[in-house]
RNA sequence: GUAUAUUGGUUGGAUCAGGCGGCCUCGAGGCUUCGGGGUGCAGCUGGGCCCGAUACUCGGGCAGCAGGUUUCUUAUGACCCUGUGGGACUGAC
Numbered sequence: 001g002u003a004u005a006u007u008g009g010u011u012g013g014a015u016c017a018g019g020c021g022g023c024c025u026c027g028a029g030g031c032u033u034c035g036g037g038g039u040g041c042a043g044c045u046g047g048g049c050c051c052g053a054u055a056c057u058c059g060g061g062c063a064g065c066a067g068g069u070u071u072c073u074u075a076u077g078a079c080c081c082u083g084u085g086g087g088a089c090u091g092a093c
Stems, first nucleotide, its partner, number of pairs: 009093005016087001018045003021041001022039007048062006064084005071078002
């Protein structure tokens, strides 16, 4: 110096799984909603963590994301509330 492997951090990707959505279908209700089943259809997402106890399972919390309402703020936004808060793979630095 180069190549390869491993690990850590940052930042991307995607028809992995999963979630949301779409489509098909069934049921109930109703004037347009809720629930069940199926379907990759590839539209969106695809996940950073921490603490405690335990005896392998549980409880709690932060960032982030979505939604709601009131007040404050020129606006952005902040407070508060509700839900969620996540396994794997892979590229670059």
Model confidence (mean pLDDT): 76 of 100. A computed fold for a 93-nucleotide RNA from a Planctomycetota bacterium, annotated as NiCo (Nickel/Cobalt) riboswitch aptamer. Taxonomically the source falls in Planctomycetota (Bacteria, Pseudomonadati). It matches the Rfam family "NiCo (Nickel/Cobalt) riboswitch aptamer". Its Rfam clan is "NiCo_riboswitches". A reference for the family is Furukawa et al. (2015), "Bacterial riboswitches cooperatively bind Ni(2+) or Co(2+) ions and control expression of heavy metal transporters", Mol Cell. Gene Ontology terms of the family: cobalt ion binding and metal ion homeostasis. Of the family's consensus pairs, 100% are formed in the model.